A computed fold for a 75-nucleotide RNA from a Candidatus Marsarchaeota archaeon, annotated as transfer RNA. The source organism's lineage runs through Archaea, Thermoproteati and Thermoproteota. It was read from a public genome assembly.

[in-house]
RNA sequence: GGGUCCGUAGCUCAGCUUGGAUAGAGCGAUGUCCUCCUAAGACAAAGGCCGCGGGUUCAAAUCCCGCCGGACCCG
Repeated sequence: GGGUCCGUAGCUCAGCUUGGAUAGAGCGAUGUCCUCCUAAGACAAAGGCCGCGGGUUCAAAUCCCGCCGGACCCG
């Protein structure tokens, strides 16, 4: 330098192929209940404008382009 894949909540991921109503799950953290205390358990609320910028569209996490970062392969 070229190619493929990946980037979504604090962490691990789904959703993308086939655009559509308010973007979800588990774990974690927080609060409450329970308990002599802790753990376990129950309940509650919080937490992401989907790596960045632009384009297409009535509408983009999803399609297109560029860039950034990561993994692997080729040279």